C1' cells in the first nucleotide's frame, strides 16, 4: 500500500523551535493566522479502540480450559486524541417551506480519520 470490521454531534493545552500560510483533496461558504497558526519536540491532560482484570450467557458432553458475545471496573503496557460535528457543503432519496435562483430537516452513498484483524 490492498482489504475486512467498528467508530466518528462527547472529551482533553502549557511551554520551546520555527516564521508564513493553515483547516486532507475537489466546489461554494465560514472559520483559525505576526497577540505567531499549520507543522515539530517536551511535558500534561482526555478517551477506553487492543491488551489486563471480574461477572453473565453460549458451544466445545461436565470440571478446568479455550472461543464467541455481552455488561462492569482501572489506566501501569500497544495506539491515537486535545479549534470549530470528519467546521459545514458538493453525489443520490424522502420530507416541508417557498416555486426563479433558493432555504430548512432527515436518511444513504463516496471519500477521509482512527483502531483491530488479513494478505
Nucleotide at each position: 500500500c490492498a482489504c475486512u470490521u467498528a467508530u466518528c454531534c462527547a472529551g482533553a493545552a502549557a511551554g520551546g523551535c520555527g516564521g508564513a500560510g493553515g483547516g486532507a483533496c475537489u466546489u461554494g461558504g465560514c472559520c483559525c493566522u505576526g497577540c505567531g497558526a499549520u507543522g515539530c519536540c517536551u511535558u500534561a491532560g482526555c478517551a477506553a479502540c487492543c491488551a489486563u482484570u471480574u461477572c453473565u450467557g453460549c458451544u466445545g458432553a461436565u470440571a478446568a480450559c479455550a472461543g464467541c458475545a455481552g455488561a462492569a471496573a482501572a489506566a501501569a503496557g500497544g495506539u491515537g486524541c486535545u479549534a470549530a460535528u470528519u467546521c459545514c457543503u458538493g453525489c443520490c432519496c424522502c420530507g416541508g417551506u417557498a416555486c426563479a435562483u433558493a432555504c430548512c430537516g432527515g436518511g444513504g452513498a463516496a471519500a477521509g480519520a482512527u483502531a483491530a484483524g488479513u494478505u

SAM riboswitch aptamer (S box leader) from Chitinophaga rupis, 119 nucleotides, folded computationally. NCBI's taxonomy places the organism under Bacteria, Bacteroidota, Chitinophagia, Chitinophagales, Chitinophaga.